RNA sequence: GAUAGAGGUACAGAAAACAUUAGUAAAAAUAGGGAGUUAGCAGACAGUGAUCUAUUUUGAAAGGGAAUUUUGCCGAAGUAAAAAGAGUGCUAAAUCUUUUUAUUGGUAGUAUGGAGAAUAUCUAUGCUACUGUCAUUGAAUUUUCAAUGGAGAGCUAUC
Numbered sequence: 001g002a003u004a005g006a007g008g009u010a011c012a013g014a015a016a017a018c019a020u021u022a023g024u025a026a027a028a029a030u031a032g033g034g035a036g037u038u039a040g041c042a043g044a045c046a047g048u049g050a051u052c053u054a055u056u057u058u059g060a061a062a063g064g065g066a067a068u069u070u071u072g073c074c075g076a077a078g079u080a081a082a083a084a085g086a087g088u089g090c091u092a093a094a095u096c097u098u099u100u101u102a103u104u105g106g107u108a109g110u111a112u113g114g115a116g117a118a119u120a121u122c123u124a125u126g127c128u129a130c131u132g133u134c135a136u137u138g139a140a141u142u143u144u145c146a147a148u149g150g151a152g153a154g155c156u157a158u159c
Base pairs, nucleotide, nucleotide: 001159002158003157004156005155008074011072012071013070014069015068018065026058027057028056029055030054031053032052036045037044039091040090041089077104078103079102080101081100082099083098084097085096086095105131106130107129108128109127110126111125112124113123114122115121133150134149135148136147137146138145139144
């Protein structure tokens, strides 16, 4: 350097159905009410009655979710910052994709913060516990136990 593997509720994607979102948003009718409706601008609508309130009728969706099936795969992948592009009437914010840099072995619980409709879930940091791997030290001599420490650009096997 190449090939093949290990960790385990492993990691990521897709499909169909299901629950939640929610009797919410929105639309229509009646009544009230009386000037604006939006992040800003433009545009559009509006005393032939806007925003809003109450009642009645109809009534969603996206993202996210546990399980199932299936595909890829072990920095798999996630997060943060920056740059470019997409979308958008324009600017901003948010969102999506790609690249660069940095960082995280994996899982669970918990506290705080962020996202979210949410007590679901995701994510960052701290703490605790379990677990895999390597190094060092010690004890056993069965290749096992204990302590400390490190990180995936790692570890094991073969060539």
Overview: The prediction has a mean pLDDT of 80. This is a predicted structure of a 159-nucleotide RNA (Lysine riboswitch aptamer) from uncultured Fusobacterium sp. The source organism's lineage runs through Bacteria, Fusobacteriia, Fusobacteriales, Fusobacteriaceae and Fusobacterium.